[in-house]
RNA sequence: GGGGGCGUGGUCUAGUGGUAAGAUAUCUCUCUCCAAAAGAGACGACGGGGGUUCGAUUCCUCCCGCCCCUG
Numbered sequence: 001g002g003g004g005g006c007g008u009g010g011u012c013u014a015g016u017g018g019u020a021a022g023a024u025a026u027c028u029c030u031c032u033c034c035a036a037a038a039g040a041g042a043c044g045a046c047g048g049g050g051g052u053u054c055g056a057u058u059c060c061u062c063c064c065g066c067c068c069c070u071g
Stems, first nucleotide, its partner, number of pairs: 001070007010024004018054001026042005047063005
C1' cells in the first nucleotide's frame, strides 16, 4: 500500500429499519449489633461527518480507533 472484521452506559454482551435490553460495577433503601450475602430501586450508552428513508444503532459512503490477512 491492498483486502476483511469490529466499534452500544465504568466494564462485558444483546438488539440488524419503528420508544435501545440484560449482567456487572456505582449510589440509595430493606435486612443485620456492624459488615458481607440476599432482595428492591435509581443512575448511566449507539466512535465522528455526510447520504438513503416517513423513520437509521441497523442500509450506503468518508474519516477515526482497534484486530486479522496479504505485499
The RNA shown here (transfer RNA) has 71 nucleotides and comes from a Thermodesulfobacteriota bacterium. Its Rfam family is "tRNA". Rfam classes the family as a transfer RNA. Taxonomically the source falls in Thermodesulfobacteriota (Bacteria, Pseudomonadati).